This is a predicted complex of two RNAs, RNase P RNA and transfer RNA, with 454 nucleotides together.
It holds a member of the Rfam family "Bacterial RNase P class A". It is annotated as a ribozyme.
The coordinates come from a structure-prediction model, not an experiment, and the mean pLDDT is 78.
RNA sequence: CUUGCGAGCAGGACGGUCGCGGCGCCCAGGCGUCGAGGAAAGUCCGGGCUCCACAGGGCAGGAAGGUGGGUAACGCCCACGGGCCGGAAGGCCACGGAAAGUGCAACAGAAAGCAAACCGCCGAUGGCGACCUCCGGGUGGCACAGGCAAGGGUGAAACGGCGAGGUAAGAGCUCACCGCCGACCUGGUGACAGGGCGGGCACGGCAAACCCCUUCCGGAGAAAGACCAAAUAGAGGAGGAGAGGCUCCGGCCUCGGGAAGCGGCCCGUUUCCCUCGACUCCAGGGUAGGUCGUUCGAGGCGCCGGGUAACCGUCGCCCCAGAUAAAUGACCGUCACCUCCCCCGAGGGACAGGACCCGGCUUACGGCUCGCCCGAAGC
RNA sequence: GGCCCCGUCGUCUAGCCAGGUCCAGGACACCAGGUUUUCAUCCUGAUAACACGGGUUCAAAUCCCGUCGGGGUCA
Numbered sequence: 001c002u003u004g005c006g007a008g009c010a011g012g013a014c015g016g017u018c019g020c021g022g023c024g025c026c027c028a029g030g031c032g033u034c035g036a037g038g039a040a041a042g043u044c045c046g047g048g049c050u051c052c053a054c055a056g057g058g059c060a061g062g063a064a065g066g067u068g069g070g071u072a073a074c075g076c077c078c079a080c081g082g083g084c085c086g087g088a089a090g091g092c093c094a095c096g097g098a099a100a101g102u103g104c105a106a107c108a109g110a111a112a113g114c115a116a117a118c119c120g121c122c123g124a125u126g127g128c129g130a131c132c133u134c135c136g137g138g139u140g141g142c143a144c145a146g147g148c149a150a151g152g153g154u155g156a157a158a159c160g161g162c163g164a165g166g167u168a169a170g171a172g173c174u175c176a177c178c179g180c181c182g183a184c185c186u187g188g189u190g191a192c193a194g195g196g197c198g199g200g201c202a203c204g205g206c207a208a209a210c211c212c213c214u215u216c217c218g219g220a221g222a223a224a225g226a227c228c229a230a231a232u233a234g235a236g237g238a239g240g241a242g243a244g245g246c247u248c249c250g251g252c253c254u255c256g257g258g259a260a261g262c263g264g265c266c267c268g269u270u271u272c273c274c275u276c277g278a279c280u281c282c283a284g285g286g287u288a289g290g291u292c293g294u295u296c297g298a299g300g301c302g303c304c305g306g307g308u309a310a311c312c313g314u315c316g317c318c319c320c321a322g323a324u325a326a327a328u329g330a331c332c333g334u335c336a337c338c339u340c341c342c343c344c345g346a347g348g349g350a351c352a353g354g355a356c357c358c359g360g361c362u363u364a365c366g367g368c369u370c371g372c373c374c375g376a377a378g379c
Numbered sequence: 380g381g382c383c384c385c386g387u388c389g390u391c392u393a394g395c396c397a398g399g400u401c402c403a404g405g406a407c408a409c410c411a412g413g414u415u416u417u418c419a420u421c422c423u424g425a426u427a428a429c430a431c432g433g434g435u436u437c438a439a440a441u442c443c444c445g446u447c448g449g450g451g452u453c454a
Stems, first nucleotide, its partner, number of pairs: 001375001004372006012335007020035007037351001041362002044360005049221004056267004061217005066080005081095001082093004096212002101210002103206002118152002120148003125145002127142002130139003160178002163175003179201001180199003184195004225292004236282004242255005256274007299318004304313003337348004380453007389407004399437001410424004430446005
């Protein structure tokens, strides 16, 4: 210097004029103070908070799934293990179970799942037939029975791989190494790693196919919810079930039934109602304004301590948007940054904006800085 | 603001849940040719799509994740 990898930083600063929203003070109008983000976004996860029962049991459903830790919690973060990719720095992983069961694998191919044999190899043994013979047998041939899976071929994938021995040809048939399986020993909290021993291969792939195992999840969400004001007029349709006992005649108890809530279903439970009119539902109509919730919070910054780290703790300082159809803007000047330019000077600054609040992830985005790897050149 | 659903030729759709002969089928439209004196009708033929990116798998329109776009509903 080129190429690549990883991490971090801020998201222009100050002043003036006018304007907007909240709060405080005099309260006519002014003054003071505060006023978007790293993603405020997507609404993808997790929580706080509120209501429904204190959130109950079961089924269904959903989610997570290497180990250990962090945390309010998580699908997030940190550290480690294993696998894959890369020459390296480094990156990625939905990383439980395929010897519980069901299923899938098009086309090609002989065969795609308790294997099988198209080409092929052999034909030791048996068979057929030829020759030789000292009649005991021996040597060629055929590829009929049969044996085999080394090689070829198909496929994404062919029932351990490679080498040697062995054999008629072959084959874990035998052996070494590697892989696999089993129990054991050692190290580690653990995932796992290492070691020797035994087995001679049985148990191929897919679970982001159904499913099984373990763990977690009740539902809804600020239009949640609470209060005030207003409205709830008149009319329509549907359902409708009570029985017994006690009594001081107000009512109470038991059984039965109905409705609503527990936003999938069942159980269970709470409240209300049913002894002749309550209650519930349907459809339609009316009201649709204000206050709270609402911003001081798992809050921010700094020092120190613990921890490899994520993170946690003590102490000190600070208050940092709360709008409701939705305020946070425009112009000017100076300085800083980048680009063009000899200078004068000119131009530029991305993505994008709160809506109850936090912790994350993902996506959008213009720059700057630092560290590291490989390569090239020079000293 | 919250919640839910959906994206396939120019248009309407099938295939998706159970992945495979899907370089994706049908209808209408468009285009070309034929029939007709001409137009319409009719017949024949051709063109034309899985919203985008990544992953799982031998194989993805289909399964999973993330973006983008559209629609519905709620006091």